[in-house]
Context: one part of a larger RNA
């Protein structure tokens, strides 16, 4: 831009694409079969390998937000307590978030129509013959059925509901994030819990500072402290989301 008015929702599905893999066990049964030695078919069950797709409750990673130790050195005037650098100093953990080597599932099942086979009726050819008419059965291949995409499907579909300039709806602008390179996409904009602040809650680090006691002292208690908390569909209008602009549809007979 375009779908022959504008719009907001929900949908149908032409088509397109994806996936299609397989091993060991047990059981049926040590049964059919075979002298025997061996040893099924058919079904039923369990459980793995590699492939995909999804997730972070567990196990782990990482985690230049954190927390705790700690080494030099500078500074806060000294002590205490911090603060900078020194690879993020260096070490020990570690929430979200992202992740595998973690955990969940998935290939089917089923139908249709064949293939190679195997078959029933049956002629031509009084028999035979699966075939010449006609009918059955049979594969990871084929058409379905499973997932995702999808009316630019211009063959531009369908449905419900809304509008008539006093106008449905949309956009700018701002707070954001389940989105995300920019846009798009989502939520939210005071009729408000959208993010941030604060309150509290998971959860992380390990028990601050001062004080006090005990020791000569380093030190230890008194204390699950104190600091942080990106997660919460936990609260709460203290701070932003102010006010407002722009665009926006029918002729015809």
């Nucleotide at each position: 831009c375009g779908c022959c008015g504008g719009a907001g929702a929900u949908c149908u599905g032409a088509g397109u694409g994806g996936g299609g893999c397989u091993g060991g066990c047990c059981u049926u049964a040590g049964u059919a079969c075979g002298a025997g030695a061996g040893g099924a078919c058919c079904g039923g069950g369990c459980u793995g390998g590699a492939c995909c797709g999804g997730c972070c409750g567990c196990u782990g990673g990482u985690g230049a937000a954190u927390c705790u130790g700690u080494u030099g050195u500078c500074c806060c005037g000294c002590c205490a307590g911090g603060g900078g650098c020194a690879c993020u100093g260096c070490a020990g953990a570690g929430u979200a978030g992202c992740u595998a080597u973690g955990c969940c599932g998935g290939g089917a099942u089923c139908a249709g129509a064949u293939a190679a086979g195997c078959g029933c009726u049956g002629a031509a050819a009084g028999c035979a013959u699966c075939u010449a008419a006609g009918c059955g059965c049979g594969a990871a291949a084929c058409u379905g059925g499973c997932c995702a995409c999808a009316a630019g499907a211009u063959g531009a579909g369908a449905u419900c509901u809304c509008c008539a300039u006093a106008g449905a709806g949309g956009g700018c602008c701002c707070c954001c994030g389940u989105a995300g390179a920019c846009u798009a996409c989502g939520g939210g904009g005071u009729c408000g819990a959208u993010a941030g602040g604060c309150c509290g809650c998971a959860g992380g680090u390990g028990u601050a500072a001062a004080g006090c006691u005990g020791g000569c002292g380093a030190c230890a208690g008194c204390a699950a402290a104190g600091c942080c908390g990106a997660g919460c569909a936990g609260g709460u209008a203290c701070u932003a989301a102010u006010u407002g602009c722009c665009c926006g549809a029918u002729a015809c007979u």
Molecule: large-subunit ribosomal RNA, domain VI
Organism: Pelobium manganitolerans